[in-house]
Record summary
This is a predicted structure of a 75-nucleotide RNA (transfer RNA) from a Thermoplasmata archaeon. The sequence was found in a public genome assembly. Its Rfam family is "tRNA". By type it is a transfer RNA. Rfam links the family to the GO term triplet codon-amino acid adaptor activity. Model confidence (mean pLDDT): 82 of 100.
RNA sequence: GUAGGCAUAGUUUAAUGGCAAAACAACGGCCUCCAAAGCCGUGAGUUGUGGGUUUAAAUCCUACUGCCUGCGCCA
Numbered sequence: 001g002u003a004g005g006c007a008u009a010g011u012u013u014a015a016u017g018g019c020a021a022a023a024c025a026a027c028g029g030c031c032u033c034c035a036a037a038g039c040c041g042u043g044a045g046u047u048g049u050g051g052g053u054u055u056a057a058a059u060c061c062u063a064c065u066g067c068c069u070g071c072g073c074c075a
Base pairs, nucleotide, nucleotide: 001071002070003069004068005067006066007065010024011023012022013021018055026042027041028040029039030038048064049063050062051061052060
């Protein structure tokens, strides 16, 4: 350079056009002599960025950015 894939909470992943979720982690409580484990609860999102389509976009289209993989080029 080129082809393909990925980007959603601190982490790992759901949601395939119609109210953005779960688990773990964090925090608070219960329990315990204390802690761990267990149980209950709470908060946390510009869905990578810009634009477009649509009544409605995490989802479809487009450009860009970053990461991963294959191939190629230079050294």